[in-house]
Predicted 3D model of a 98-nucleotide RNA (Glycine riboswitch aptamer) from Flavimaricola sp.
RNA sequence: GGCAUCAGGUUCGGGAGAAUCCCAUGGUAUACAAUCCACGGGUGCCGAAGGAGCAACCGCCCCGGUAAACUCUCAGGCAAAAGGACCGACCUGAUUUU
Numbered sequence: 001g002g003c004a005u006c007a008g009g010u011u012c013g014g015g016a017g018a019a020u021c022c023c024a025u026g027g028u029a030u031a032c033a034a035u036c037c038a039c040g041g042g043u044g045c046c047g048a049a050g051g052a053g054c055a056a057c058c059g060c061c062c063c064g065g066u067a068a069a070c071u072c073u074c075a076g077g078c079a080a081a082a083g084g085a086c087c088g089a090c091c092u093g094a095u096u097u098u
Base pairs, nucleotide, nucleotide: 001098002097004095005094006093007092008091009090011089012088013087014086019043021042022041023040025038026037027036044078045077046076050074051072052071053070057065058064059063
């Protein structure tokens, strides 16, 4: 210096789904409204932040350990924006090999 693996990252790119629903209040705007924004309530829906649960298997076999993109929707989300599991590139560190 290179290959491979693991972990991390205020890096870059890609990245889905589901009502711009209803009611009320306040603000903006207006002659008055409509529109837009915020908060609260209601109903319907989504799963890919996070969270929770379980199989096979394993154990010291009462019980416990242990997964997910599966399941649940607590949380989060349902125009745009933001966020976003995951993937690729890059950077850093470690290990192995040469």